[in-house]
Molecule: c-di-GMP-I riboswitch aptamer
Organism: Paenibacillus flagellatus
RNA sequence: AAGCGGAAAAGGCACACUUAUCGAAAGAUAAGGUCGCAAAGCGGCAGACCUGCAGGUUCGCGAAACCGAUGGUGGCUGAGCUGCCGAA
Numbered sequence: 001a002a003g004c005g006g007a008a009a010a011g012g013c014a015c016a017c018u019u020a021u022c023g024a025a026a027g028a029u030a031a032g033g034u035c036g037c038a039a040a041g042c043g044g045c046a047g048a049c050c051u052g053c054a055g056g057u058u059c060g061c062g063a064a065a066c067c068g069a070u071g072g073u074g075g076c077u078g079a080g081c082u083g084c085c086g087a088a
Stems, first nucleotide, its partner, number of pairs: 004086003012037002017032006035075001041081002045078003048073003055067004059062001
């Protein structure tokens, strides 16, 4: 240094849920919370998944159906960048 591991030590993050705000929604942000996490640090590049606004198509013209990502999830996977510790 790579790999491996989170045992120890020092720290870190924060699911569900609650409140507030933003959003059409998915969801996000802040505070509380603590299911879990060795990258649960960073960024939507690829795949996957969620939503379905604007717009469009159709019809039985409606609180309709379908299409629709430029919206979102990094705590789904891969790849990329960065990073704490070192007992076996």